[in-house]
């Protein structure tokens, strides 16, 4: 960077530093915003996508022929890590089939 997969009405905020416009485009709308937003640092927290344990299963393959190993599926549960995330359903509606993040691949 291309194309594949899964998710995007649930959940989580303080303090610093900056200093005007932010909520991804495009239209209509709604809100935050010098009581200092968006953004960027730190600690904190959500959360469970990958990594690591454990536990179950009248799942499927191998080995075997002990009904027991091993792999993988599928549920639950921790959690060092790696990422995300902590206004308002991706802020809503329409348009475009986008756009974020997280696997795997090349």
């Nucleotide at each position: 960077u291309c194309a594949c997969c899964a998710u995007c009405c649930a959940g989580a905020g303080c303090g610093g530093c900056c200093g005007a416009g932010a909520g991804a485009c495009c239209u209509g709308g709604c809100u935050c915003g010098a009581c200092g937003a968006c953004g960027c640092c730190g600690c904190a927290g959500c959360a469970a996508c990958c990594c690591g344990g454990g536990c179950g299963c009248a799942c499927g393959g191998a080995c075997c022929c002990c009904u027991g190993u091993c792999c993988g599926g599928c549920g639950c549960c921790c959690c060092c890590g790696g990422u995300g995330c902590u206004a308002c359903c991706g802020c809503c509606a329409g348009a475009a089939c986008c756009g974020a993040u997280g696997g795997a691949a090349a």
This is a predicted structure of a 106-nucleotide RNA (SAM riboswitch aptamer (S box leader)) from Kocuria dechangensis. NCBI's taxonomy places the organism under Bacteria, Actinomycetota, Actinomycetes, Micrococcaceae, Kocuria. Its mean pLDDT, the model's own confidence on a scale to 100, is 80. The RNAcentral record of the sequence draws on Rfam. It matches the Rfam family "SAM riboswitch aptamer (S box leader)". Rfam describes the family as follows. The SAM riboswitch is found upstream of a number of genes which code for proteins involved in methionine or cysteine biosynthesis in Gram-positive bacteria.